[in-house]
Context: one part of a larger RNA
RNA sequence: CCCUCGUUAAGGAACUAGGCAACAUAGCCCCGUAACUUCGGGAGAAGGGGUGCCUGCCCGGGUGACGCAAGGAGCCUGGGCGGGUCGCAGCGAAGCGGCUCUAGUGACUGGUUAACAAAACCACAGGUCUCUGCGAAGUCGAAAGACGACGUAUAGGGGCUGACGCCUGCCCAGUGCCGGAAGGUUAAGGGGAAGGGUUAGCGCAAGCGAAGCUCCGAACCGAAGCCCCGGUGAACGGCGGCCGUAACUAUAACGGUCCUAAGGUAGCGAAAUUCCUUGUCGGGUAAGUUCCGACCCGCACGAACGGCGUAACAACUAGAGCGGUGUCUCAACGAGGGACUCG
Numbered sequence: 001c002c003c004u005c006g007u008u009a010a011g012g013a014a015c016u017a018g019g020c021a022a023c024a025u026a027g028c029c030c031c032g033u034a035a036c037u038u039c040g041g042g043a044g045a046a047g048g049g050g051u052g053c054c055u056g057c058c059c060g061g062g063u064g065a066c067g068c069a070a071g072g073a074g075c076c077u078g079g080g081c082g083g084g085u086c087g088c089a090g091c092g093a094a095g096c097g098g099c100u101c102u103a104g105u106g107a108c109u110g111g112u113u114a115a116c117a118a119a120a121c122c123a124c125a126g127g128u129c130u131c132u133g134c135g136a137a138g139u140c141g142a143a144a145g146a147c148g149a150c151g152u153a154u155a156g157g158g159g160c161u162g163a164c165g166c167c168u169g170c171c172c173a174g175u176g177c178c179g180g181a182a183g184g185u186u187a188a189g190g191g192g193a194a195g196g197g198u199u200a201g202c203g204c205a206a207g208c209g210a211a212g213c214u215c216c217g218a219a220c221c222g223a224a225g226c227c228c229c230g231g232u233g234a235a236c237g238g239c240g241g242c243c244g245u246a247a248c249u250a251u252a253a254c255g256g257u258c259c260u261a262a263g264g265u266a267g268c269g270a271a272a273u274u275c276c277u278u279g280u281c282g283g284g285u286a287a288g289u290u291c292c293g294a295c296c297c298g299c300a301c302g303a304a305c306g307g308c309g310u311a312a313c314a315a316c317u318a319g320a321g322c323g324g325u326g327u328c329u330c331a332a333c334g335a336g337g338g339a340c341u342c343g
Base pairs, nucleotide, nucleotide: 001338002337003336004335005334006333007332008331010329011328014327027051028050029049030048031047036041038163052085053084054083055082056081057080058079059078060077061076062075063074066071086090098322099321100320101319102318103317104316105314106313110122111121126161127160128159129158130157131156132155138147139146140145164309165308166307167306169239170238171237174236175235176232177231178230179229180228183227184226185225189221190220195215196214197213198212201208202207240258241257242256243255244254267301268298279295280294281293282292283291
């Protein structure tokens, strides 16, 4: 010096990113317990008091010697009252909750990165959309076949959301999906006009050229799809700008104008979202880039990629306090094991 422990004056978080670690609390009985609440809870809230041993009495429970029975000794056991007694200390050892307040997030129990992350991530009941009429849809498999399901729309698959409460606005122009079928376009196929090759034949030749065979092949007839016409947002998604205006000023209920498919409703808001920013005001502190409450100029919240609340819950995150502490001021001493020397 390192590891694991023990004790510590005065102070008591001044430590630190952060009370990390440690201390503290602790069992049982009695008293007593707030806001809030989904009336279950919150609650072991919080906060107090008691606790050993000896002895006397009282009450209760079990068993039951004896007894005909009523009764009832003894033993076991629970509780109450009184007297006494010892220690610093009586849950005398071990084991055995620290507590409270505010906010964020997620309702909850549960699950997760085997071996750095347990979480506000995943799941979840509940909500909603959509597909599926049964040889179901979907999935695995060249197929047979199997699962779905020995189920049948109160069933099964998929997507999103995520208890509960109050709610969930506007846009269908684009994309997707659904419906429609008049018109446009459109494949194979059908169809065969025209044309090419070949040559019997004709021609002096150039060349023409039937049939057959063969190559090519126009018009025309050809579905779905696309175009087109509608619908649809708890489908993918989107949800404006400039200028002016009120008898102080400021602001603008109001007006004008441009653009759009429509211009963000309720609620919330410097937020797990706010750049400017330590915004401004209030609270808490002697002092507060954090925290809480407000304001609203929302760089760049916003309604099932859900919005806003919410009792209970949490090894979650942020802030504050009480208690108690070697975390610290600031270190000291002690114990055991290493380190070091010898072997």
The part of an RNA shown here (large-subunit ribosomal RNA, domain IV) has 343 nucleotides and comes from Anaerolinea thermophila UNI-1. NCBI's taxonomy places the organism under Bacteria, Chloroflexota, Anaerolineales, Anaerolinea, Anaerolinea thermophila. The full RNA is in RNAcentral, with records from Rfam.